[in-house]
RNA sequence: GGCCCCAUCGUCUAGUGGCCUAGGACGUCUGGUUUUCAGCCAGAAAAUCGCGAGUUCGACUCUCGCUGGGGUCA
Numbered sequence: 001g002g003c004c005c006c007a008u009c010g011u012c013u014a015g016u017g018g019c020c021u022a023g024g025a026c027g028u029c030u031g032g033u034u035u036u037c038a039g040c041c042a043g044a045a046a047a048u049c050g051c052g053a054g055u056u057c058g059a060c061u062c063u064c065g066c067u068g069g070g071g072u073c074a
Stems, first nucleotide, its partner, number of pairs: 001073007010026004018057001028044006050066005
């Protein structure tokens, strides 16, 4: 340098055009239970979806570019 894949709460992830101003698990916080801790139960906070542009009535989702990561060929 060519080609391919990936990027969403703190972490891991669901999502494949409209019920998603975004769900789940772990973690965190609050309350309950317990003598205390753990565990269990209930609840809460936390991502405008890497950045920019485009297509569309409508984009996390499709297209292009950029950035970052991974793979492969040379």

Source information:
RNAcentral holds the sequence, with entries from ENA. A computed fold for a 74-nucleotide RNA from a Candidatus Microgenomates bacterium, annotated as transfer RNA. Its Rfam family is "tRNA". It is annotated as a transfer RNA. The source organism's lineage runs through Bacteria, Bacteria candidate phyla and Candidatus Microgenomatota. The coordinates come from a structure-prediction model, not an experiment, and the mean pLDDT is 80.